[in-house]
């Protein structure tokens, strides 16, 4: 004197370096500048100051390989959209009757007869209401009887009206409810008559072995879309390939 005083990845950029992020690393300087950037132009940060300086620190090629980027993927996980002609799971309905079950020789299914269930009418009973009936109460006068006293008429005998009181009673009110009457009824193991009889229930007769469809199986139809499946798209991870590559060890080089 050259060189060096950290390097790298993604991003930004026409490109390079830096500031910010991440990785790696230290024996590895200081000040100023900068993301609506800063500084440069292939010798690619700039400006100023300082240290080291011929190598454990500089340079070269190969090795190693932290970490990053890109692509792929019959891989795994997960978000999301679509699909039911994916129907496996789930739900509903129908068929079947192989298995399980239930009913059945104390007689299934079927056929037939009777009765009930149903409708109408009548009766009886029960219940309710009202009336009748019974008891009580019940009128200042406009109810009845009797009407003290008093009042009116009369010469008198007497006559008349009549309040209070007492007795009775009407409507009304309250209660009772044996008998009776009328009406009614979400009443009745009730009776009689007529009708009806599809189904169901009970019983009798004939026949003589099935019937049922609860569970499983199987077939079909419909529903749902949570789970399972498929397709699309995104994220994370694994694996494979490509690429950049700090560091580290060894080798070579350099006034």
């Nucleotide at each position: 004197c050259a060189g060096u005083c950290g390097g790298g990845g993604a991003g930004c950029c026409a490109g390079c370096g830096g500031u910010g992020c991440c990785c790696u690393g230290u024996a590895a300087c200081c000040u100023g500048c900068a993301a609506u950037c800063c500084g440069c132009u292939a010798c690619a940060g700039c400006a100023g100051g300082g240290a080291u300086g011929g190598a454990u620190u500089c340079c070269c090629a190969a090795g190693u390989g932290a970490g990053g980027a890109c692509a792929g993927u019959g891989c795994g996980a997960u978000g999301u959209g679509c699909c039911g002609u994916c129907u496996g799971c789930c739900c509903g309905c129908g068929g079947u009757a192989a298995g399980c079950g239930g009913c059945g020789u104390u007689g299934a299914c079927g056929c037939u007869c009777c009765g009930g269930u149903c409708u109408c009418g009548c009766g009886c009973a029960a219940c309710g209401u009202a009336u009748u009936c019974c008891c009580g109460u019940g009128a200042a006068c406009c109810a009845u009887g009797u009407c003290a006293g008093g009042c009116g008429g009369g010469g008198a005998a007497c006559c008349g009206a009549g309040c209070a009181g007492c007795a009775u009673u009407a409507a009304g009110c309250g209660g009772g409810c044996c008998c009776a009457u009328a009406c009614g009824u979400g009443u009745g193991c009730c009776g009689c008559g007529a009708g009806g009889c599809a189904g169901c229930c009970g019983g009798g007769g004939c026949c003589g072995a099935g019937c049922u469809g609860g569970c499983u199986g199987u077939c079909g139809c419909g529903g749902u879309a949570a789970c399972g499946g498929g397709c699309g798209u995104g994220u994370c991870g694994g694996c494979u390939g490509u690429u950049c590559g700090a560091u580290c060890g060894a080798g070579g080089g350099u006034g």